[in-house]
């Protein structure tokens, strides 16, 4: 130097054109003498970053970062 994956919620991943989700974990609340345990509800997100395509983009193209695997060279 080339390619192939990926980047979403504090963690661990889903969603591949039409209202952003699960599970764990934070907080409330009921159960308990009191913790857990169990229900049950709330929060929590500029979906890496820029442009593009389109009635609309997490998601499609393109360029950027970064992680990680591969192949090439240098030594």
């Nucleotide at each position: 130097g080339g390619g192939u994956g990926g980047u979403u919620a504090g963690c661990u991943c889903a969603g591949g054109g039409g209202u952003a989700g699960a599970g764990c974990a934070u907080c409330u609340c009921u159960u308990u003498g009191a913790c857990g345990u169990a229900g049950a509800g709330a929060g929590g997100g500029u979906c890496a970053g820029a442009g593009g395509u389109u009635c609309a983009a997490a998601u499609c193209c393109u360029c950027u970062a970064c992680c990680a695997c591969c192949c090439a060279c240098c030594a």

Model confidence (mean pLDDT): 85 of 100. A computed fold for a 75-nucleotide RNA from a bacterium, annotated as transfer RNA.